[in-house]
This is a predicted complex of two RNAs, RNase P RNA and transfer RNA, with 471 nucleotides together.
Rfam match: Bacterial RNase P class A. Rfam's curators write: Ribonuclease P (RNase P) is a ubiquitous endoribonuclease, found in archaea, bacteria and eukarya as well as chloroplasts and mitochondria. Rfam links the family to the GO terms tRNA processing, ribonuclease P activity and dimeric ribonuclease P complex.
C1' cells in the first nucleotide's frame, strides 16, 4: 500500500446582535422596614450519547412496620469476582465460527416422572418391529412354517466405529481397539474444568424458549406516588357488628349526713362481633367501631381541571495517587453543571470546516447524521451523516 | 407522563408447534335473464417487522414498529 479486527473520543467551531426559560449575584422602583420577588436593568447559566423504548434493576413516596409458615405466580440458571442492585459489567471454563487478529453463545437436569414427534417409512422409543433381503426345512412356477437384525430402502431423527472370533445365515453373542457413558480414586485449579487409573455394562437417542425437577430470587403500586393551600358541589340505592365489670362528671329524686338509686355522657378492662390493613389459606398482629341504621364496605351520581411543595449537593463530574490482570474500590485536590408546566434551549449577519447542487471554474445556493429533558440513578436494547486517535491481524511490495 | 392490552384476506373471525394458514361478506370473470337483483361455477386475496428454539412457528422466546384503552 490494500483488506480486515478491537478499544476509545468528537458530534461543527469561533465572534457581533437580537429573542426565549431559569437564578436572585447586584441595582433601580415597591414596602407595614420584617422583607417581598410584582416590574425594569445588569451579571452568570441552559438538552443527550443515546434525553429515545419503558425492557431490567435501585432510591424515593404511601399502602401501620412491610411479619412467620405454606401454596400459587413470575423471573433468572456454567464458575469466580465487582456493584446500591441488576437479566449488568470484568476474568476464566467449556462449546461453536475465522487462515488469523479477534468475535458469538437463554450455557443447570430428558441415566427422576409425564408428554411430543406430521409425511415418508416394516419399525419413531417398547428389550418394538419384518417390505426388499440372508439363511434353514417342505412344497418345488407364485407358495408356505421357522431363525435374522449385518446390507438395501424412508426420514430431521433407525438402538455405538473398525477388525476377528463364531454360525446355516447372522447378531455385542463373544474378543481387541477406538469413541461415548455411569460409578470411585489420584494429581492441577477457589471453583467451572482439565487430565489420568480402575471397575461396570455393551450404549442409555432429540426436545426443558413442552410439562416439570432443583438451585436461588421476588410484597402492592407508582411523581398523575406522596404532603400543603386555595376553589368548588348534592346527595342516593343495598349490605352493615353487643354485653359484662370497674372509675369519674353534670342533673334529678330520697335522706340530717355519709351515701344509695335514676338520667346523659366520658375513660379503661374483659370477652363476643363487625369492618379495614400486612395481596390467596393458616397464625400472628395493628388500628377503627359495636344499637345507630353509625363505622365502615359496595354501587349509581355531583364537583374542581388552579398554586406551592415533592425537584436536583447527587450511588454526582473531572484530575491524580494506590491496590487488583480486569470489572471496580480506598483516599486526595478541585468543579457546581437544565429544571420548563402544554413545556425555554431560537433567529439573522461575518469567517471558517465538511457535503450537496449548479457553474462561464472566478464562485453561487442550499445543508450539517439521528434526536431532544419532564422526579432521579445504574444498565440493557434500538437510531445515529461524517471524521479523529491508539493498538494488532492477514496479503503483497521496496530496503 | 406512567399502567396495560391488541396486531392472521378490503371486512368479522377460525386454526393441540404438523402436509399447500381455513370460513362468510366484499373485489374480479363467467353462466343464467330482454336488462338488474337473487341464485350457480370459478379466480384473486393475508399472519405487523425481523432474528432466535424446534427436524418443523401463525402459535413459544428476545428486539423493533404500529393500534386500543386506562389513570388527577
Nucleotide at each position: 500500500c490494500a483488506g480486515g479486527c478491537a478499544a476509545g473520543c468528537c458530534g461543527g467551531g469561533c465572534g457581533a446582535u437580537c429573542g426565549c426559560g431559569g437564578u436572585u449575584c447586584c441595582c433601580g422602583c415597591c414596602u407595614u422596614c420584617g422583607g417581598g420577588c410584582g416590574c425594569g436593568g445588569g451579571g452568570c447559566u441552559g438538552a443527550g450519547g443515546a434525553a429515545a423504548g419503558u425492557c431490567c434493576g435501585c432510591a424515593c413516596u404511601c399502602c401501620a412496620c412491610a411479619g412467620a409458615g405454606c401454596g400459587a405466580c413470575g423471573g433468572c440458571g456454567c464458575c469466580g469476582g465487582c456493584u446500591a442492585a441488576c437479566g449488568g459489567c470484568c476474568g476464566g471454563g467449556c462449546g461453536g465460527g475465522g487462515c488469523a487478529a479477534c468475535c458469538c453463545g437463554a450455557c443447570g437436569g430428558c441415566a427422576a416422572g409425564u408428554g411430543c414427534a406430521a409425511c415418508a417409512g416394516a419399525g419413531a422409543g417398547g428389550u418394538a418391529u419384518a417390505u426388499u433381503g440372508c439363511c434353514c426345512g417342505c412344497g418345488u412356477u407364485u407358495g408356505u412354517g421357522g431363525g435374522c437384525g449385518a446390507g438395501g430402502g424412508u426420514g430431521a431423527a433407525a438402538c455405538g466405529g473398525u477388525g476377528g472370533u463364531g454360525u446355516a445365515a447372522g447378531a455385542g453373542a463373544c474378543c481387541a481397539c477406538c469413541g461415548g457413558c455411569a460409578g470411585g480414586g489420584g494429581c492441577a485449579g477457589u471453583a467451572a474444568u482439565g487430565u489420568u487409573c480402575c471397575u461396570g455394562g455393551c450404549c442409555a437417542g432429540g426436545c426443558a424458549a413442552a410439562c416439570c425437577c432443583c438451585g436461588c430470587c421476588g410484597g402492592g403500586a407508582g411523581c398523575a406516588a406522596g404532603g400543603c393551600c386555595a376553589a368548588g358541589c348534592a346527595g342516593g340505592g343495598c349490605g352493615g357488628a353487643a354485653a359484662u365489670g370497674g372509675g369519674u362528671g353534670u342533673c334529678c329524686g330520697c335522706g340530717u349526713a355519709a351515701g344509695c338509686g335514676g338520667u346523659c355522657g366520658c375513660c379503661c378492662a374483659u370477652u363476643a362481633c363487625g369492618g379495614g390493613g400486612c395481596u390467596g389459606c393458616u397464625c400472628g398482629u395493628c388500628c377503627c367501631g359495636u344499637c345507630a341504621a353509625u363505622a365502615c364496605g359496595u354501587c349509581c351520581g355531583g364537583g374542581u381541571a388552579g398554586g406551592c411543595u415533592g425537584c436536583g449537593u447527587g450511588a454526582g463530574g473531572g484530575c491524580g495517587u494506590c491496590a487488583g490482570u480486569a470489572a471496580u474500590g480506598c483516599c486526595g485536590c478541585u468543579c457546581c453543571c437544565a429544571g420548563a408546566u402544554a413545556g425555554a434551549u431560537g433567529a439573522u449577519c461575518g469567517c471558517c470546516a465538511c457535503c450537496c447542487a449548479a457553474u462561464u471554474c472566478g464562485u453561487u445556493g442550499g445543508g450539517u447524521a439521528c434526536a431532544g429533558a419532564a422526579u432521579g440513578c445504574g444498565g440493557c436494547u434500538u437510531a445515529u451523516a461524517g471524521g479523529c486517535u491508539u493498538g494488532u491481524c492477514u496479503g503483497a511490495g521496496c530496503u | 407522563g406512567c399502567c396495560c392490552u391488541c396486531g392472521u384476506a378490503g371486512c368479522u373471525c377460525a386454526a393441540a408447534g404438523g402436509a399447500u394458514a381455513g370460513a362468510g361478506c366484499a373485489a374480479u370473470c363467467g353462466c343464467c335473464u330482454c336488462c338488474u337483483a337473487a341464485g350457480c361455477g370459478a379466480u384473486c386475496g393475508a399472519u405487523g417487522a425481523u432474528g432466535g428454539u424446534u427436524c418443523g412457528a401463525g402459535u413459544c422466546c428476545g428486539u423493533c414498529c404500529g393500534g386500543g384503552g386506562g389513570u388527577a